[in-house]
Molecule: c-di-GMP-I-GGC riboswitch aptamer
Organism: Acetobacterium woodii
RNA sequence: UACGAUAAAGGCAAACCAACUGAAAGGUUGGGACGCAAAGCUAAGGACCUUAACUGAAAAGAAAGGCAGCCAGCUUCCGAAA
Numbered sequence: 001u002a003c004g005a006u007a008a009a010g011g012c013a014a015a016c017c018a019a020c021u022g023a024a025a026g027g028u029u030g031g032g033a034c035g036c037a038a039a040g041c042u043a044a045g046g047a048c049c050u051u052a053a054c055u056g057a058a059a060a061g062a063a064a065g066g067c068a069g070c071c072a073g074c075u076u077c078c079g080a081a082a
Base pairs, nucleotide, nucleotide: 003079004078011036012035016031017030018029019028020027021026034069040074041073042072045071046070048066049065050064054061055060
């Protein structure tokens, strides 16, 4: 550098439930664990989701709002085998 054990020490927390919040998607907190070696960070790129306001006669669009546990970028604990 690369790789990822039935290793060690730790970490995170899907669905679902409750409260709060948002027009919605969604978010926060608590409970809860399906999973995760980057499930740490980043919404600048692609994908995906939403449509109150904006543009538009409308359909719709986007430079609007989300999503990092889809891809991506950056950083990183531990250490067998190969």